This is a predicted structure of a 73-nucleotide RNA (transfer RNA) from Microbacterium marinilacus. Rfam family: tRNA. It is annotated as a transfer RNA. The coordinates come from a structure-prediction model, not an experiment, and the mean pLDDT is 81. The RNAcentral record of the sequence draws on ENA and Rfam.
RNA sequence: GCCGGCUUAGCUCAGUUGGUAGAGCACCUGUCUUGUAAACAGGGGGUCAUCGGUUCGAACCCGGUAGCCGGCA
Numbered sequence: 001g002c003c004g005g006c007u008u009a010g011c012u013c014a015g016u017u018g019g020u021a022g023a024g025c026a027c028c029u030g031u032c033u034u035g036u037a038a039a040c041a042g043g044g045g046g047u048c049a050u051c052g053g054u055u056c057g058a059a060c061c062c063g064g065u066a067g068c069c070g071g072c073a
Stems, first nucleotide, its partner, number of pairs: 001072007010025004019056001027043005049065005
């Protein structure tokens, strides 16, 4: 330099024929307990890497940029 993949909650990851952003763990509150843990119930937390484009509508389609991983040279 060329090619490909990935980027979504604090962490690990779902979510693809475009139509309300989710789970588990963690965190907070409550119940229970002498107390803690566990269990159960509830709750908070997101610019879907970023900038544009297409569309009535984009995490999802198209292009640029950045970071990470791999392959070729």